[in-house]
């Protein structure tokens, strides 16, 4: 320098046009217990990397940047 994959909650990830953005773990509250853990119920937590484009409509498609990993030279 070129190419490929990825970027979504504090962490690990799912979701790949319109539906409300979700799960597990972690945090907080309640419950259960003599008590703790485990178990059960609930809550909070997200400008979906940034900017632009396409579209009636974009987390999702396209482009450029930024960042992470990999391959080739």
């Nucleotide at each position: 320098a070129g190419c490929c994959u990825c970027g979504u909650a504090g962490c690990u990830c799912a979701g790949g046009g319109c539906u409300a953005a979700g799960a597990g773990c972690a945090u907080c509250c309640c419950u259960c217990u003599g008590a703790u853990a485990a178990g059960g119920g609930g809550a909070a937590g997200g400008u979906c990397g940034u900017c632009a484009g396409u579209u009636c409509g974009a987390u999702c498609c396209u482009g450029a940047c930024c960042g992470a990993g990999g391959c080739u030279a």
Record summary:
RNAcentral holds the sequence, with entries from ENA. The RNA shown here (transfer RNA) has 73 nucleotides and comes from an Anaerolineae bacterium. Rfam family: tRNA. Rfam's curators write: Transfer RNA (tRNA) molecules are approximately 80 nucleotides in length. It is annotated as a transfer RNA.